RNAcentral holds the sequence, with entries from ENA, Greengenes and SILVA. Predicted 3D model of a 1439-nucleotide RNA (small-subunit ribosomal RNA) from an uncultured organism. The coordinates come from a structure-prediction model, not an experiment, and the mean pLDDT is 83. It matches the Rfam family "Bacterial small subunit ribosomal RNA".

RNA sequence: UGGCGGCGUGCUUAACACAUGCGAGUCUUGCGAAGCGCUUAAGUUUGAUUCUUCGGAUGAAGACUUUUGUGACUGAGCGGCGGACGGGUGAGUAACGCGUGGGUAACCUGCCUCAUACAGGGGGAUAACAGUUAGAAAUGACUGCUAAUACCGCAUAAGACCACGGUACCGCAUGGUACAGUGGUAAAAACUCCGGUGGUAUGAGAUGGACCCGCGUCUGAUUAUGUAGUUGGUGGGGUAACGGCCUACCAAGCCGACGAUCAGUAGCCGACCUGAGAGGGUGACCGGCCACAUUGGGACUGACACACGGCCCAUACUCCUACGGGAGGCAGCAGUGGGGAAUAUUGCACAAUGGAUGAAACUCUGAUGCAGCGACGCCGCGUGAAGGAUGAAGUAUUUCGGUAUGUAAACUUCUAUCACCAGGGAAGAAAAUGACGGUACCUGACUAAAAAACCCCGGCUAACUACAUGCCAGCAGCCGCGGUAAUACAUAUGGGGCAAGCGUUAUCCGGAUUUACUGGGUGUAAAGGGAGCGUACACGGCACGGCAAGCCACAUGUGAAAGCCCGGGGCUCAACCCCGGGACUGCAUUUGGAACUGCUGAGCUAGAGUGUCUGAGAGGCAAGUGUAAUUCCUAGUGUAGCGGUGAAAUGCGUAGAUAUUAGGAGGAACACCAGUGGCGAAGGCAGCUUGCUGGACGAUGACUGACGUUGAGGCUCGAAAGCGUGGGGAGCAUACAGGAUUAGAUACCCUGGUAGUCCACGCCGUAAACGAUGAAUACUAGGUGUCAGGGAGCACAGCUCCUUGGUGCCGCCGCAAACGCAUUAAGUAUUCCACCUGGGGAGUACGUUCGCAAGAAUGAAACUCAAAGGAAUUGACGGGGACCCGCACAAGCGGUGGAGCAUGUGGUUUAAUUCGAAGCAACGCGAAGAACCUUACCAAAUCUUGACAUCCCUCUGACCGGGACUUAACCGUCCCUUUCCUUCGGGACAGGGGAGACAGGUGGUGCAUGGUUGUCGUCAGCUCGUGUCGUGAGAUGUUGGGUUAAGUCCCGCAACGAGCGCAACCCCUGUCCUUAGUAGCCAGCGGUUCGGCCGGGCACUCUAGGGAGACUGCCAGGGAUAACCUGGAGGAAGGCGGGGAUGACGUCAAAUCAUCAUGCCCCUUAUGACUUGGGCUACACACGUGCUACAAUGGCGUAAACAAAGGGAAGCGGAGCCGUGAGGCCGAGCAAAUCUCAAAAAUAACGUCUCAGUUCGGACUGUAGUCUGCAACCCGACUACACGAAGCUGGAAUCGCUAGUAAUCGCAGAUCAGAAUGCUGCGGUGAAUACGUUCCCGGGUCUUGUACACACCGCCCGUCACACCAUGGGAGUUGGAAAUGCCCGAAGUCAGUGACCCAACCGCAAGGAGGGAGCUGCCGAAGGCAGGUUCGAUAACUG
Repeated sequence: UGGCGGCGUGCUUAACACAUGCGAGUCUUGCGAAGCGCUUAAGUUUGAUUCUUCGGAUGAAGACUUUUGUGACUGAGCGGCGGACGGGUGAGUAACGCGUGGGUAACCUGCCUCAUACAGGGGGAUAACAGUUAGAAAUGACUGCUAAUACCGCAUAAGACCACGGUACCGCAUGGUACAGUGGUAAAAACUCCGGUGGUAUGAGAUGGACCCGCGUCUGAUUAUGUAGUUGGUGGGGUAACGGCCUACCAAGCCGACGAUCAGUAGCCGACCUGAGAGGGUGACCGGCCACAUUGGGACUGACACACGGCCCAUACUCCUACGGGAGGCAGCAGUGGGGAAUAUUGCACAAUGGAUGAAACUCUGAUGCAGCGACGCCGCGUGAAGGAUGAAGUAUUUCGGUAUGUAAACUUCUAUCACCAGGGAAGAAAAUGACGGUACCUGACUAAAAAACCCCGGCUAACUACAUGCCAGCAGCCGCGGUAAUACAUAUGGGGCAAGCGUUAUCCGGAUUUACUGGGUGUAAAGGGAGCGUACACGGCACGGCAAGCCACAUGUGAAAGCCCGGGGCUCAACCCCGGGACUGCAUUUGGAACUGCUGAGCUAGAGUGUCUGAGAGGCAAGUGUAAUUCCUAGUGUAGCGGUGAAAUGCGUAGAUAUUAGGAGGAACACCAGUGGCGAAGGCAGCUUGCUGGACGAUGACUGACGUUGAGGCUCGAAAGCGUGGGGAGCAUACAGGAUUAGAUACCCUGGUAGUCCACGCCGUAAACGAUGAAUACUAGGUGUCAGGGAGCACAGCUCCUUGGUGCCGCCGCAAACGCAUUAAGUAUUCCACCUGGGGAGUACGUUCGCAAGAAUGAAACUCAAAGGAAUUGACGGGGACCCGCACAAGCGGUGGAGCAUGUGGUUUAAUUCGAAGCAACGCGAAGAACCUUACCAAAUCUUGACAUCCCUCUGACCGGGACUUAACCGUCCCUUUCCUUCGGGACAGGGGAGACAGGUGGUGCAUGGUUGUCGUCAGCUCGUGUCGUGAGAUGUUGGGUUAAGUCCCGCAACGAGCGCAACCCCUGUCCUUAGUAGCCAGCGGUUCGGCCGGGCACUCUAGGGAGACUGCCAGGGAUAACCUGGAGGAAGGCGGGGAUGACGUCAAAUCAUCAUGCCCCUUAUGACUUGGGCUACACACGUGCUACAAUGGCGUAAACAAAGGGAAGCGGAGCCGUGAGGCCGAGCAAAUCUCAAAAAUAACGUCUCAGUUCGGACUGUAGUCUGCAACCCGACUACACGAAGCUGGAAUCGCUAGUAAUCGCAGAUCAGAAUGCUGCGGUGAAUACGUUCCCGGGUCUUGUACACACCGCCCGUCACACCAUGGGAGUUGGAAAUGCCCGAAGUCAGUGACCCAACCGCAAGGAGGGAGCUGCCGAAGGCAGGUUCGAUAACUG
């Protein structure tokens, strides 16, 4: 959210408590009595009617009493059968409870079936009933009467049972069967409709039950010992029956690492879910078994019970009560409360199936059949079908054209499943009988009507867009999404899926080979025990015989039904149901087989061991002994230091050290030999000698004859440190002290120094105890060392070959995730042991064992994370390595940093000081030029379709221009002047007014973008195709050897090629040739005003077109005969000649939304537009970039020489005149190789100044001017005169430059009205130095380590503070569970007793037999007491 039907299914929790109703009765053909009806008869009573002489007669119906017969009657009682079935639940139970297969020679079995034989004759009671009586009730008590298919003797006994002895046969043992004999014991019930039904005994069958046994059946060892009726025996008892089931006595057994006991959990199975299977999980419905019935105990009855709707007792609870006493048990069906996330009606019927009773009819049956409720599950159907384009409206989106929803709708035609209405109407039922039910089904009429939701749309995973939100709200199964363009949140359109459902949650299996039997591992990912010996277990050489447990095969029994699979069939199909077959992989029995395993007998020698002989060895233990050195002591010599460190100091020393000589003491350790050499199980073992002793190897092949391998527990050994007792103590040296280092230094370094290190004895029992590799055996290419032996050969100080055992390296097959291992395996196989199962918590806690202690061994959980880890790859990084390059350092030259000023930035200030740029790679940057403008900022004034663009309507004829008023100005007010074309309708253009679409924005986001740019870096790199290698990421190529400026080239090479880069091609420049010759030039000729000025010429210079030239081309040497390098020749130029342009793949979310463009957002009488004024020019300060200087290599003055490249019309402006000058006046020439700016300056010459704050330096200031411009105050440049500051070469630090370069000198241009110390260009003069690559910085290649990959500006560790969560300990407190001991002891069985009581039998009687009440005893539930065990909850504080 919800239309219909069919078939199923429905308290998983409180085995919690239950109101009410129902759920087990039936039989009168067992019995008697009572009641009722009918009936027969009699009596009593009554007196309707009729007659009447009114006196009476008649006597119907009825009532009562008695009586006869009778009944589809009623309901108690006695009696019989049944209430042990059916129905419910799963608490308990880890068990012969269940499953499966057997056994009973150790058993029972009502009703049913079959067979055989019977039923004769008696007796005494009792309920009901009646009376009395107790009690509130429940329920009784006493007296009296009565019946039976109730009860009791007697008779009978085929057969049964018991006892006794006997015969035959059989069995796995006890034993059993059959046969006859003798003795003994026990039976019966009647009813009837006369058909039958029932009864007794025995046997058999069937069914049901009981007991026993084999096998199987959850978890925990942080549960290792448990058990006294316990285990067995004998006697007895008991039972249907075996049995310690019970009892007395005797013995001391029995179970247990193949897991006893204890604790936890749990009904078991057929089956169900899942899975390829093996398995794993579950035990709802249906079926089988078990257990239970408020909790605990107990028996009675009976064929069966220790009994759900029976009894007794005890407990808890509920109810009634007159308080004295009583009643109850829904885990039956409904239903109620409660618990819970959660589970139904106080329904109908016995019609069917089945059950109880009965002869039967019938009765009873919440079993059952049906109905109701719930989409809880499965299955089926429907919610319409065909046509229908204006592709409607709406909605969404849009690039505004459209597109999607969408033939979908509307509309037309049609149909009727379902629903509704009406009619008919089953099967289920065998004669009758139908709850379901007027149901299923059929027919008719009727209307498209009454019937679609839910989830999802980032990937996994089918399905996308818009808007809103802006790490917010939220989503999320995992990865993850959301920080202003979210296909992931929310909404909408659209789409996908499924569909009367859909989605979520929980649980189980799968995927997960992630517990690995199928089917895993342990060198480095988790994982080999530290090592050996050895018990149990497991496994085990060759050949022969036997057995047949395992094993194999046939057969038989069983493996219930249902379910599952296959084939049919029935409901319209399906679900569902029915029939047949298969399967049920198992167990048992039987018959065979004998290869293998096993058992057994007798053998073998190849495994293993023993013997004999030889050699090697730091193998072990004990005793003795030697030596260098250190230290100490004594004595001598000798004098001022020694010692120590990066450098020092503490320390020692004039009381004589260190050094040196001699003598002595003492402890410890064993140089050289010495070796990936040896020995040992490992730990480990080293001077020499002696003694004792273990093991391995080789040779031999005499002996034993599988004696073997492994090894849980167990035992032993076990470095260092540590512990105990007693020694010893030279050196070294935790702790400790002092000195240094350092921010600190509880460290590293130094000076001292105690335990300890050494010995003996005893503990400890751990290590990166490592080959991070358990032991054993066999097999599987080789090569080369070395140690210990043996053999053979030879030309023998020796060599070669073969062989055994150790110990190394390299390497194939194979293995391995890779690294790697590789006869000493991590290969191929077998056997045994140990160990692992994500990281942390944690090798921690608790418990236990060991230890003197330290601690060791065993060894969790809560909680938490989504990873932790291995090997390899590519990068990046390293105060790792190798090589190389660069004005990177070094060598030099000149600067900056100090001064003044200019300029930019920060900061501060301000109304505003607009904005951007920020290490290199922002800071004379955008800006190639802010007085207004620019201008974006601020203040004030003004406009609102707008300053600018397009469209519409209306008016006017303008616009432009001129004038006046006003204003700070714009704005505003007034006046004058004033079109073109025409078909006369109008149109073009312009202006005024109006409405709305829109304009406009230097507003935001450069982290939404395009474009452009910077940077690494003009560094030499960056890639691709094919091939090859690798599981793969990737590698190779691109590495290597050389060489280069260069991934430039050569050689080599599993690579071969190619692309973008490098180089070259382009431009300028350097030489020559050629073409051309004005505005350029002038050699020769002529003229001349002497100026290439003119004629003339184009030779030269020059200009600008085209060519040539340079290529390691030539020579020598080096190199690898290469590439190339060095030197040389020639040449203008030589090895890229010099300079420019040119910038690979990429990096920096680098810069720019303010050049421009642009998405989105924002403003719209303002964040737009316009105007005036101000600001961008401020000023305690700090920084960058520059200019000028500090002076004599200089300043000043005089006169003189030489450029290049550019500009010029709103321009450059000659000459002349004026001015000290800036400049002014005038205006020749020139759109320029013609004219002009224009003077080049440094330089050189001469003169002067003479080391000073100066004749250096020029800031600042005053006065007077010039120019540009509407305008020079804020705020321009320049000039003249005067004034004359700081500054005497600059700390730490830092920048540029390798040749026509640095340095120095001037010139021009762009921008521009004016305004360069900036920028971009140009030429003049013109150096020094480079040994070299150790170091600093940056870069390239190779290699190495890495726990980094946002890539070292990385990652990451610990303490402390606070909050919260989980858990251990915790003085304790508290609750439960299962046991144990003692006390008390209900009901009850059993036993004893039974003085009291009693109908049946015996007896003439007394009495007896027999029975009972009562009492006692054992056992005995609940309860009480006690100390322990165990599991929880909780607690200050604490880990």